The part of an RNA shown here (small-subunit ribosomal RNA, 5' domain) has 533 nucleotides and comes from an uncultured bacterium.
Context: one part of a larger RNA
RNA sequence: GACGAACGCUGGCGGCGUGGAUUAGGCAUGCAAGUCGAACGAGAAAGGAAUUGCUUGCAAUUCCGAGUAGAGUGGCGAACGGGUGAGUAACGCGUAGGUAAUCUGCCUUUAAGCGGGGGAUAGCCCAGGGAAACCUGGAUUAAUACCGCAUGAUACCUUUCGAGGUUAAAGACGGCCUCUAUUUAUAAGCCGUUGCUUAGAGAUGAGCCUGCGUCCUAUUAGCUUGUUGGUAAGGUAAGGGCUUACCAAGGCAAUUAUAGGUAGGCGGCCUUAACGGGUGGUCGCCCACACUGGGAUUGAGAUACGGCCCAGACUCCUACGGGAGGCAGCAGUCGAGAAUAGUCUACAAUGGGGGGAACCCUGAUAGUGCGACGCCGCGUGAACGAAGAAGCAUUUCGGUGUGUAAAGUUCUUUUCUGUAUGAGCAGAGCUUUCAACGGGAUAAUCGUUGGGUGAAGGAUAUCAGUACAGGAAUAAGCUCCGGCUAACUCCGUGCCAGCAGCCGCGGUAACACGGGGGGAGCAAGCGUUGUCC
Repeated sequence: GACGAACGCUGGCGGCGUGGAUUAGGCAUGCAAGUCGAACGAGAAAGGAAUUGCUUGCAAUUCCGAGUAGAGUGGCGAACGGGUGAGUAACGCGUAGGUAAUCUGCCUUUAAGCGGGGGAUAGCCCAGGGAAACCUGGAUUAAUACCGCAUGAUACCUUUCGAGGUUAAAGACGGCCUCUAUUUAUAAGCCGUUGCUUAGAGAUGAGCCUGCGUCCUAUUAGCUUGUUGGUAAGGUAAGGGCUUACCAAGGCAAUUAUAGGUAGGCGGCCUUAACGGGUGGUCGCCCACACUGGGAUUGAGAUACGGCCCAGACUCCUACGGGAGGCAGCAGUCGAGAAUAGUCUACAAUGGGGGGAACCCUGAUAGUGCGACGCCGCGUGAACGAAGAAGCAUUUCGGUGUGUAAAGUUCUUUUCUGUAUGAGCAGAGCUUUCAACGGGAUAAUCGUUGGGUGAAGGAUAUCAGUACAGGAAUAAGCUCCGGCUAACUCCGUGCCAGCAGCCGCGGUAACACGGGGGGAGCAAGCGUUGUCC
């Protein structure tokens, strides 16, 4: 000098930051990932109204509620975002390259296509089992769910380079009547938007490989059998002992292999004149992990924190047959600890997921609360006021110090309290309308751009800021005073009590212990302890 600090005493305000470093210990409760009806079938109830029957307050039917709620199939997302640092001394990370050895949903762009069929199944209903979680059987139904057929190349395979073979798809929404068909508004027609399939290119993201760098220990000197290489096969998106069979006997090591210990890495941060040394919290990039260990599935992408299966430990429910769970997400709780915060508000902004959109979701994020934990800023008043009150301390008893300090007088109002006013964070998007352009049938819908119009939209928040009023009003402590080191005396104590970072003080005149007065330093802080330079 620095700190994610803690402890002691003290404590007015604001801004910006920052806050579980120990038990990767256990967790009650709530929330943290949904969305789409413009993919699909099906579809309540409460309540209200009417009609009918009448046993006069009940029943039935119809309508509204409502094609709503809540479920289900399907699509996309859930692999992002958020947390933690246990493991890892490693191509993990950093840096520089390679990939002719690779993949890449959504997005952009280019080219072509979207014909014709089929069988199921969830839900609903019925029956049954179970304490529950849930499960079984029957009947029935739809799709952008599933499966064939057709077509098809620049894709893939084979090739005698002539060619041959293989492989796909799904619709939805809105509009129009020019043509066609029925007949005056419909589609099988046409148009637009979107979606689907195949292939190419791009962008983005990822996989793999390589050079160099990356802590301590030799009281660790030898290590290795899929080990090192080759051939063949398998596997993967992809090279490779990645795996397997066979063959060879190699490979690494004093330029430190192997073993052991410790540790996430870096940008950075602290310190220093620099070289270096230390460190890796917040923020950013990468990696690893998700109760412990193992495994695959789905998918463009996971070997998947809030998915599945198995084993284990632990906790909970149970009708004892069997089930349920995973905060190293945000809050919160217990524990351990010197020690680390609210079971807050909002999606208004930024960003993300879904959706054509409206919109929905978002403990990401934006805000606010708590903590002097840190840095910075402001204040706790200003001017005048005695050769100088009182009190206190001291004294050589004359005085001296506290000290312009107080009182008093005159001001000011940062701050505080109250009142009033109060911008900006809001840009978009939506409704309606006009114009141009594109496509289209001289059409409508649609798309793009530009202009006008209308309605709504603000968490923080009674914000910030500004103005007015009031009154010095609301606001000072902590450590030290022997030397190092700025600052001195009195009393008490008497090697006691005690101090102390080092030297050292204390045994009757202690500037060093305790107290008073005075002084020095820093200041909403001041000291102590710990750690690093």
The RNAcentral record of the full RNA draws on ENA and SILVA. Its Rfam family is "Bacterial small subunit ribosomal RNA". The coordinates come from a structure-prediction model, not an experiment, and the mean pLDDT is 82.